[in-house]
Parts: sequence; structure tokens; C1' cells
RNA sequence: GGGAUGGUGGUGGAAUAGGCAGACACGACGGACUUAAAAUUCGUUGCUCGAAAGAGCAUCCGGGUUCGACUCCCGGCCAUCCCA
Repeated sequence: GGGAUGGUGGUGGAAUAGGCAGACACGACGGACUUAAAAUUCGUUGCUCGAAAGAGCAUCCGGGUUCGACUCCCGGCCAUCCCA
């Protein structure tokens, strides 16, 4: 230098012939149980605004296509692998 694959909450990881983003698990926090803990069990768990209801934003970054993009197209950055 060329090519392939990938980048999604705190972590792993779903969702792609374009249609509710974050399923599920782990972790964390709170409750129950216990003398206390462990285990078990129930609830909550992206961010911002708001008293609440709710609203807005968020899939590496920037554009494009589209009524609509994690998904398709273009450019960039990063990681792993292959070729030179």
C1' cells in the first nucleotide's frame, strides 16, 4: 500500500430481503429471607429536561438515499485477520 470482517447501555451480546433500538444474560442499586451473611427471590437499571404526566436525544464519527436507516450508499477513525 491492497483486501476481508467488525465497532450497539457499566460488560457480553440480540435486533439486517429498511418499520417499537437495546431482547437475553452478567454486573450494579433497592426490598424480602437470615442473628448476620452467602445462596435464593422480587423490583429498578442508556442520557437530558420535567413536580408529574410526558417530551427530546442516543447504535464509532460526518454526509447521502428514503415517509422511515443499527441495517443501504459515500468519506473518515479504530480493532482483528489475510496479501504485498

Predicted 3D model of an 84-nucleotide RNA (transfer RNA) from Candidatus Aquilonibacter sp. Rfam family: tRNA. By type it is a transfer RNA. The prediction has a mean pLDDT of 81.